SAM riboswitch aptamer (S box leader) from uncultured Chthonomonas sp., 108 nucleotides, folded computationally. It matches the Rfam family "SAM riboswitch aptamer (S box leader)". Gene Ontology term of the family: regulation of gene expression. Its mean pLDDT, the model's own confidence on a scale to 100, is 82.
[in-house]
RNA sequence: AACCUAUCCAGAGUGGCGCGAGGGCACGGCCCUAUGACCGCCCGGCAACCAGGCUCCCAGCGGGCCACGGUGCCAAGUCCGUCCCCCGAAGCGGGGGGUCGAUAGGAG
Numbered sequence: 001a002a003c004c005u006a007u008c009c010a011g012a013g014u015g016g017c018g019c020g021a022g023g024g025c026a027c028g029g030c031c032c033u034a035u036g037a038c039c040g041c042c043c044g045g046c047a048a049c050c051a052g053g054c055u056c057c058c059a060g061c062g063g064g065c066c067a068c069g070g071u072g073c074c075a076a077g078u079c080c081g082u083c084c085c086c087c088g089a090a091g092c093g094g095g096g097g098g099u100c101g102a103u104a105g106g107a108g
Stems, first nucleotide, its partner, number of pairs: 003106006013043001015042004022032003026082004044074003049070002052066005057060001083097005
């Protein structure tokens, strides 16, 4: 890498430094970006997956609280669509599911 499970409509930066051209996985759209994006480091923050602590009772793959540790995250719903189904006369639009992807834990 591939595999399994769970989650993905919430939340959190108008910060400092460095670099200098693309970035948002592919394609289409639409955005962000020399008023410096993306990325890296620092500081700050969010969250509560893992670990840890406390607690409750319906005692279980249970609920709640905390946040010093390991990750993760801090534009847009996973930015929207793409494949299937439903509503709809159709376009537009709406809903559900899937694929891909991301993160965590596991397994190897």